[in-house]
Molecule: transfer RNA
Organism: Verrucomicrobiales bacterium
């Protein structure tokens, strides 16, 4: 050059076209003499840009970026 994989909260992992979920960390209140645990509630995510569709993490192109293979 060519081909195929994947990218989703700060960190993991889920989600086969219909409100993006848990965990873990954080904040904040309960519990505690005080810490820890424990328990409630919050906060934070779909690599970028375009297409299809009523409606896109899902499905198409093109880029970036990791990986793997061919030449």
């Nucleotide at each position: 050059g060519c081909g195929g994989u994947g990218c989703u909260c700060g960190u993991u992992u889920a989600a086969u076209g219909g409100u993006a979920g848990g965990a873990c960390u954080c904040u904040a209140g309960c519990c505690u003499u005080c810490c820890a645990a424990g328990c409630u509630a919050g906060a934070a995510g779909u690599g970028a840009g375009g297409g299809u569709u009523c409606g896109a993490u899902u499905c198409c192109c093109u880029c970036g970026c990791g990986c793997c293979g061919c030449a």